[in-house]
Context: one part of a larger RNA
Molecule: small-subunit ribosomal RNA, central domain
Organism: uncultured bacterium
RNA sequence: CUGGGCUUAAAGGGUGCGUAGGCGGCCUCGUAAGCGCUCCGUGAAAUCCCCCGGCUCAACCGGGGAACUGCGGGGCGGACUGCGGGGCUUGAGGCAUGGAGAGGUCGUCGGAACGCUCGGUGGAGCGGUGAAAUGCGUUGAUAUCGAGCGGAACGCCGAAGGUGAAGACAGGCGACUGGCCAUGUCCUGACGCUGAGGCACGAAAGCGUGGGGAGCAAACGGGAUUAGAUACCCCGGUAGUCCACGCCCUAAACGAUGCGCACUAGAUCGAGGCGGCUCUGACGUCGUCUCGGUCGCAGAGAAAUCAAUAAGUGCGCCGCCUGGGGAGUACGGUCGCAGGCUAAAACUC
Numbered sequence: 001c002u003g004g005g006c007u008u009a010a011a012g013g014g015u016g017c018g019u020a021g022g023c024g025g026c027c028u029c030g031u032a033a034g035c036g037c038u039c040c041g042u043g044a045a046a047u048c049c050c051c052c053g054g055c056u057c058a059a060c061c062g063g064g065g066a067a068c069u070g071c072g073g074g075g076c077g078g079a080c081u082g083c084g085g086g087g088c089u090u091g092a093g094g095c096a097u098g099g100a101g102a103g104g105u106c107g108u109c110g111g112a113a114c115g116c117u118c119g120g121u122g123g124a125g126c127g128g129u130g131a132a133a134u135g136c137g138u139u140g141a142u143a144u145c146g147a148g149c150g151g152a153a154c155g156c157c158g159a160a161g162g163u164g165a166a167g168a169c170a171g172g173c174g175a176c177u178g179g180c181c182a183u184g185u186c187c188u189g190a191c192g193c194u195g196a197g198g199c200a201c202g203a204a205a206g207c208g209u210g211g212g213g214a215g216c217a218a219a220c221g222g223g224a225u226u227a228g229a230u231a232c233c234c235c236g237g238u239a240g241u242c243c244a245c246g247c248c249c250u251a252a253a254c255g256a257u258g259c260g261c262a263c264u265a266g267a268u269c270g271a272g273g274c275g276g277c278u279c280u281g282a283c284g285u286c287g288u289c290u291c292g293g294u295c296g297c298a299g300a301g302a303a304a305u306c307a308a309u310a311a312g313u314g315c316g317c318c319g320c321c322u323g324g325g326g327a328g329u330a331c332g333g334u335c336g337c338a339g340g341c342u343a344a345a346a347c348u349c
Stems, first nucleotide, its partner, number of pairs: 004321003007304002012318001014201004021194003025088007033081002035077008049065006091191001092188003095184005103177007110154001114150008125136002162169002206247006215241002220236004258317006266295012299306002323349003332342004
């Protein structure tokens, strides 16, 4: 480079926005760069190929032809691509009217539980386990009632439910704010898709500074268990978990399935709209659009399975794979406080 691949065998980037680039709807006019036909010039000789000939043959050599798939130029063509002009509305976007939602940020309020402090009642145990012990308790615990303070998380609703690009998001209310869906088809008129670099976001743990600290709890101490027990069980307990600001940038970041568009039997359930019919209504039923599941045909697949939310049939663009180990390591670069990203080879099976 060509080819084949990426759910589970090696392989989809954690996610988005977007630069360059690649690719790009319908009609029409022009142009002729790409493209096609034709002609001219050139494409040294030798070599290769074909024919004929010379050494007894051959190698070798001589003659002729073809070829040299290329380059430059002229003419013609105008379907397709490109470029330029004009037009269009179905792609895309906008507008209007409605709608659902734990989407995000900030603020504020609430109740249950828990812990602590103070007070009342009460008087010997409580707690914990397989059984115990450490632990707590007559300086009055556990239990119970009242008051106050504190931090964290929000039961029921709650669902196979919803939202978000992903990570993720759940008490109530308010402020600010992103996206999505339906209906109308009024406006713009291809404004689109993808996206190397880049930029932004990115669970948990962790780091820096300051705060906070109820419960839980790495480390640590103690009690058990055990041959031992640096564990599993029990009693304690510090970072941390929480808040603000600044870093880190990883993951089984998973649907182990990149994004967009089009097409390809059905059935059924759930969520949100719109419409028709019946109906007092609740509701029932039919249609349609969007989203989330399950089953299933064709087809696909090594199979498991996937099957309009494709892993089917096609197109566009990006990322990635190429036997195991060495190794996601060394070196270099770059960012970082730790470490991350990028990423080999020798050697070996």